[in-house]
RNA sequence: GCCGUCACGGGCGAAGGGGUUCGCCCGCUUGAACCGCCGCACUGCGGCUGAUGACUCCUGCCGAAAG
Numbered sequence: 001g002c003c004g005u006c007a008c009g010g011g012c013g014a015a016g017g018g019g020u021u022c023g024c025c026c027g028c029u030u031g032a033a034c035c036g037c038c039g040c041a042c043u044g045c046g047g048c049u050g051a052u053g054a055c056u057c058c059u060g061c062c063g064a065a066a067g
Stems, first nucleotide, its partner, number of pairs: 008027006016058006036048005062067001
């Protein structure tokens, strides 16, 4: 000096918050991870699903209830 890994810190996993956990990205520079699906006359217009990445709790909405 380079590569990899671990620890730690931060960020992300399409629409609220908390806990646990999984994955991804970054930590000199460069540069990220992530930013759902469908249709049409397509840099715009229209339609559809889930408050989770996963589990769980709270809150909001719908429902007589289950949900």
Predicted 3D model of a 67-nucleotide RNA (Fluoride riboswitch aptamer (crcB RNA motif)) from an uncultured Acidobacteriota bacterium.
Rfam family: Fluoride riboswitch aptamer (crcB RNA motif). Rfam links the family to the GO terms response to fluoride and positive regulation of gene expression.
The sequence was found by an Rfam model in a public genome assembly.